[in-house]
Model confidence (mean pLDDT): 83 of 100. A computed fold for a 99-nucleotide RNA from Anseongella ginsenosidimutans, annotated as SAM riboswitch aptamer (S box leader). The sequence was found by an Rfam model in a public genome assembly. Its Rfam family is "SAM riboswitch aptamer (S box leader)". About the family: The SAM riboswitch is found upstream of a number of genes which code for proteins involved in methionine or cysteine biosynthesis in Gram-positive bacteria.
Order: sequence, then structure tokens, then C1' cells
RNA sequence: UGCUUAUUACGAAAGACGGAGGGAGUAGACCCUGCGAAGUCUUAGCAACCUGUGCCAACAAGGUGCUAAAUUCUAUCCACGAUGUGGAGCAGAUAAGCG
Repeated sequence: UGCUUAUUACGAAAGACGGAGGGAGUAGACCCUGCGAAGUCUUAGCAACCUGUGCCAACAAGGUGCUAAAUUCUAUCCACGAUGUGGAGCAGAUAAGCG
């Protein structure tokens, strides 16, 4: 980096450095941000997957991961009670396996 599968409306902070952006990509919106963005480090927390225990409900927190807003919302298709609601899909993110 690629493929497959599963999950993705719950949950979870602070400090230091840093110094203007960020919320994946395209478009339209909207939101956060000098009362300090992104990023790095430290500590803490959460519990999606693997792992361990188990009376198979749960517990633990070892490995990844995560800790503003539903993956911020919408954009593709279908159905309907119809400018919305629901489902599926594309794409993304995370985990595990394989190459």
C1' cells in the first nucleotide's frame, strides 16, 4: 500500500510546546478557533476490535484505537405517510485476517 469481514446516532480530559488554521476527499452549508486551530509530548479517561477471565450477563485495560457537534449535515439509489422519514449503497475511520 492492496483485498476481505465487522463496527461506526452511546462513551471519554487536562497540562506543556506550538502559533493559524481545523472539522478526510469534491461541492453546498454550518460549526470550532489568539478565552489559542493543526501537530508533537506527558498524564488521565473511554471501551470499538483483538486479548484475558467468566456463572457467557458482564469484568479487566495487555495491543491498536478513540476522547466538539450522528462519520457535523446534505449530495447516489429505493420506498413511503413526502422539501421530510426510513432503508440500502459510494466514500471515510477503526480493528482483525490475508497477500
Of the family's consensus pairs, 94% are formed in the model. NCBI's taxonomy places the organism under Bacteria, Pseudomonadati, Sphingobacteriales, Sphingobacteriaceae, Anseongella.